[in-house]
């Protein structure tokens, strides 16, 4: 210089001018004046709290979801932070749903002789019998996984030894398991001795640990027209009447029309719930870190058919034209709050800053 | 706001771990004087998109994206 990893910040800046939505004050109810007004992602709605109702004696358990190397952090998490183990990169760094396949069930198309307590196509290999040109040749029953060859995979790998030929059938190093001592809180790592038994899929059923009551501010509270019902209490009407049940009569039982009042329930509608809070920033102090603690400064959308807009002026940045210089003209990333918080994801033009790597060049 | 589902050939669907098919539709042929219809034969697919299990993925899990849909 040039190519790169991490891990943070900004994401137009200041005026002016008409509008809008919310407080406060002045005011005759309109208005006026002042003050204030999107984000890192308000988004997706994937997690996890907080608030609220609803069920529930406590607590466990089945079922169903979820999460899984191990220690920490947190209100809480599947987040975050450290480690460990595997993978991948020359490296800084990066990725991992990373318990259990010696508990049980189940896959494994095609190919191939054979795909699960394996298997003899093709080849070795000796015996037996029979031919013979004496090299062998065929047939028989057999040993054999070392070699072809087939598959995503064939029952540990490589060497030496052994043997008719082979074979962990023996050794030696590797690779695995299981014990034991050490070191770590642990995951696991190292050493030592002893076997070779145990393929693969659990983002297939399962099993084992551990977490989950169930809904969601349309949660839910209060306040309360209008009509329609529903309860009382009075006025008038009436009931030798209607209607309904006891199968019918007879009997018995229940219910009742209409004015006014007053009470509850509850709809439109309005209040609240709703914005000072697990807030933000410095600093110190404990921790490798997430984070905890202190102190000290800071702050102010809250709509609900739902505002946060428009146009104009300097300035910055990009971008196009014409072109000497400069001058004109565009354009301003992804996006747009609705109960609120903490993560995660995914969208973002373009500046910036720290730390690390690797390469080349000069000194 | 809070919730479910669904995307496969041009259209309308199946397939839910082992080569992607059905029915219309075009396309080329028979037959017909000529069209339909019948019959015969091809051809057409980034199974929405990205990354992940697995020997292997439309199918399984996960993040996007689009599109219906329910709740007062």
């Nucleotide at each position: 210089u040039c190519a790169g990893u991490u891990g943070g910040u900004c994401g137009g800046a200041g005026g002016g001018u008409c509008g809008c939505g919310c407080u406060a004050u002045c005011u005759c109810a309109a208005g006026a004046u002042a003050g204030u007004g999107a984000g890192g992602a308000a988004a997706g709605u994937c997690c996890g709290g907080a608030c609220u109702u609803c069920a529930c004696g406590g607590a466990a358990a089945c079922a169903c979801g979820g999460u899984g190397c191990c220690g920490g952090u947190u209100a809480a998490u599947g987040g975050c932070c450290g480690g460990g183990c595997a993978g991948g990169g020359c490296g800084a760094c990066c990725u991992g749903a990373c318990g259990g396949a010696a508990a049980g069930u189940g896959c494994a198309a095609c190919a191939g002789a054979g795909a699960g307590c394996a298997a003899a196509c093709c080849g070795c290999c000796g015996c037996u019998g029979u031919c013979u040109u004496c090299g062998g040749g065929c047939a028989g029953a057999g040993g054999u996984a070392a070699g072809g060859g087939u598959g995503a995979a064939a029952c540990g790998g490589u060497g030496c030894g052994g043997u008719a030929a082979g074979a962990g059938c023996g050794c030696a190093c590797c690779a695995c398991u299981c014990g034991u001592u050490c070191a770590g809180u642990a995951a696991u790592g190292a050493a030592c001795a002893g076997g070779u038994a145990c393929g693969g899929c659990a983002a297939a059923c399962c099993c084992c640990a551990c977490c989950g009551g169930a809904a969601g501010c349309a949660a839910g509270a209060c306040c309360a027209a209008a009509u329609a019902g529903g309860g009382g209490c009075g006025g008038c009407a009436u009931a030798u009447c209607a209607u309904g049940c006891g199968u019918u009569u007879c009997c018995g039982c229940a219910u009742g029309g209409u004015c006014g009042c007053c009470c509850g329930g509850g709809u439109a509608g309005g209040u609240c719930g709703c914005c000072a809070g697990a807030g933000u920033u410095u600093u110190g102090c404990g921790g490798u870190a997430a984070c905890g603690u202190a102190a000290a400064a800071u702050c102010g959308a809250g709509a609900u058919g739902a505002a946060u807009g428009g146009c104009u002026c300097u300035c910055a940045u990009u971008c196009u034209u014409u072109u000497u210089u400069a001058a004109a003209g565009a354009a301003u990333a992804c996006a747009g709050a609705a109960u609120c918080c903490g993560g995660c994801u995914u969208a973002u033009a373009g500046a910036c800053c720290a730390a690390c790597u690797g390469a080349u060049u000069u000194u | 706001g809070c919730c479910g589902g669904c995307u496969u050939a041009g259209c309308a669907c199946a397939g839910c771990g082992g080569u992607a098919g059905u029915g219309c539709a075009g396309c080329g042929g028979u037959u017909u004087u000529g069209u339909a219809a019948a019959c015969c034969g091809a051809a057409g697919g980034u199974c929405g998109c990205g990354g992940g299990u697995u020997c292997a993925a439309a199918u399984c899990c996960u993040g996007c994206a689009g599109c219906c849909g329910g709740c007062a």
Molecule: RNase P RNA; transfer RNA
Organism: Alphaproteobacteria bacterium